[in-house]
RNA sequence: GGGGUAUUGGCGCAGUGGAAGCGCGUUCGGCUUCGAACCGACUGGUCGGGGGUUCGAAUCCCUCAUACCCCA
Numbered sequence: 001g002g003g004g005u006a007u008u009g010g011c012g013c014a015g016u017g018g019a020a021g022c023g024c025g026u027u028c029g030g031c032u033u034c035g036a037a038c039c040g041a042c043u044g045g046u047c048g049g050g051g052g053u054u055c056g057a058a059u060c061c062c063u064c065a066u067a068c069c070c071c072a
Stems, first nucleotide, its partner, number of pairs: 001071007010024004018055001025043001027041004048064005
């Protein structure tokens, strides 16, 4: 220098055009002598940044950033 993959809550991931969900965790409650486990409720995301396409974008296109891989 060229190519590819990934980027979504605190963490791990799903979601391939109709506007974001699961598990774990945090918090609160139940249970318990107190904890753990278990049960219930809640919480938490400008979907990496910017631009474009579209009636509508996490999703398609361009560009930038970061990480990793391959080639030179």

The RNA shown here (transfer RNA) has 72 nucleotides and comes from a Nannocystaceae bacterium. It matches the Rfam family "tRNA". By type it is a transfer RNA. Gene Ontology term of the family: triplet codon-amino acid adaptor activity. RNAcentral holds the sequence, with entries from ENA.